Transfer RNA from a Candidatus Collierbacteria bacterium, 72 nucleotides, folded computationally. Rfam family: tRNA. It is annotated as a transfer RNA. NCBI's taxonomy places the organism under Bacteria, Bacteria candidate phyla, Candidatus Collieribacteriota. Model confidence (mean pLDDT): 81 of 100. The RNAcentral record of the sequence draws on ENA.
RNA sequence: GGGCCCGUAGCUCAGCGGCAGAGCGUCGAGCUUAUACCUCGAACGUCGUAGGUUCGAAUCCUACCGGGCCCA
Numbered sequence: 001g002g003g004c005c006c007g008u009a010g011c012u013c014a015g016c017g018g019c020a021g022a023g024c025g026u027c028g029a030g031c032u033u034a035u036a037c038c039u040c041g042a043a044c045g046u047c048g049u050a051g052g053u054u055c056g057a058a059u060c061c062u063a064c065c066g067g068g069c070c071c072a
Stems, first nucleotide, its partner, number of pairs: 001071007010024004018055001026042005048064005
């Protein structure tokens, strides 16, 4: 220098054009003598950044940033 993959909640990951989700974790309440388990509830995201396409973009296109692998 070239090619491919990845970037979404605190963590691990879904979502593949139509209001952003799950599990785990955190917090509160219930239950218990108490803790744990269990049940209920809550908070948590500029979807890596900036443009473009579109009525509408996490999703499609382009460039860039960060990480990984391969080739030279």